c-di-GMP-I riboswitch aptamer from a soil metagenome, 78 nucleotides, folded computationally. Rfam family: c-di-GMP-I riboswitch aptamer. About the family: GEMM was predicted in a large-scale screen for bacterial structured RNA regulatory elements. Genes associated with GEMM are involved in a diverse array of functions, including chemotaxis regulation, signal transduction, secretion and chitin. Model confidence (mean pLDDT): 88 of 100. The RNAcentral record of the sequence draws on MGnify.

[in-house]
RNA sequence: GACAAGGGCAAACCCGCGGUGACGCGGGGACGCAAAGUCACGGGUCAGCGCGAGAGCGCUGACGGCCGGGCCACCGAA
Numbered sequence: 001g002a003c004a005a006g007g008g009c010a011a012a013c014c015c016g017c018g019g020u021g022a023c024g025c026g027g028g029g030a031c032g033c034a035a036a037g038u039c040a041c042g043g044g045u046c047a048g049c050g051c052g053a054g055a056g057c058g059c060u061g062a063c064g065g066c067c068g069g070g071c072c073a074c075c076g077a078a
Stems, first nucleotide, its partner, number of pairs: 001075001008033002013028006031065001037071003041068003044063008
């Protein structure tokens, strides 16, 4: 980051499985993505449990397609 080339990933939703849950895995399916590759370090959101009259706080977990950041990576026009 281009009306380039070769490609890649896969939202919602559906089916099956796991989980208290957020959600994850596999199959189907494409809304989109130049890092929609990877990593929970920071912020944020979500779930479970506890405390609190309440506002809220704490612990545990989830989300990388919420943002920031680290690391790795195909091609090579302006």